[in-house]
Notes: Model confidence (mean pLDDT): 84 of 100. This is a predicted structure of a 76-nucleotide RNA (transfer RNA) from a Methanobacteriota archaeon. Rfam family: tRNA. The family's RNA type in Rfam is transfer RNA. About the family: Transfer RNA (tRNA) molecules are approximately 80 nucleotides in length. The organism belongs to Methanobacteriota, within Archaea.
RNA sequence: GCCCCGAUAGUGUAGCGGCCGAUCAUUCAGGCCUGUCGAGCCUGGGACUCGGGUUCAAAUCCCGGUCGGGGCGCCA
Numbered sequence: 001g002c003c004c005c006g007a008u009a010g011u012g013u014a015g016c017g018g019c020c021g022a023u024c025a026u027u028c029a030g031g032c033c034u035g036u037c038g039a040g041c042c043u044g045g046g047a048c049u050c051g052g053g054u055u056c057a058a059a060u061c062c063c064g065g066u067c068g069g070g071g072c073g074c075c076a
Stems, first nucleotide, its partner, number of pairs: 001072007010026003018056001028044005049065005
């Protein structure tokens, strides 16, 4: 340098055009329960890597950037 794959709450993830005001677990805050702690239960907060495009509609499709992973090549 070229090719391929990926990036979603603090962390790990589901979602692959409309049911998304985005799932679950964990975390955080409050409450219930308990003699106390833990466990359990309830409620709530918090996220789509950045920019642009397509579309009535984009987390999802396309282009580019950034970062990460893999493969190939170059370095006389």